[in-house]
RNA sequence: UAAACAUCAAGAGUGGUGGAGGGAACAGGGCCCUUUGAAACCCAGCAACCGGCAGCCGCACGGUGCUAACUCCCCCGGGCAUAACCUGCCAGGAAGAUGACAU
Numbered sequence: 001u002a003a004a005c006a007u008c009a010a011g012a013g014u015g016g017u018g019g020a021g022g023g024a025a026c027a028g029g030g031c032c033c034u035u036u037g038a039a040a041c042c043c044a045g046c047a048a049c050c051g052g053c054a055g056c057c058g059c060a061c062g063g064u065g066c067u068a069a070c071u072c073c074c075c076c077g078g079g080c081a082u083a084a085c086c087u088g089c090c091a092g093g094a095a096g097a098u099g100a101c102a103u
Base pairs, nucleotide, nucleotide: 005099006098007097008096013043015042016041017040021033022032023031028074029073030072044067045066046065048064049063050062051061052059053058071095075093076092078090079089080088081087
């Protein structure tokens, strides 16, 4: 990095350094977080997947991953609610994230 597979409503910091940004690729918009301290790093924690132990629950030991808001929301078609639009809800598609597998 392309293809196919599984999952995506749960969980997790009043810590230290840091010092102005951040919200999963790009652009834009909305709505938010942030000097009552963003990103990043360290530590701590969580337990989604693989391995290990246990073999019912589980442990957090190794490898990934994660620690505001549904994957924060936006796109596409369908169904329901509505007189209709807006809008809301439901299941799906697309896109994305993570894992395991394969090259």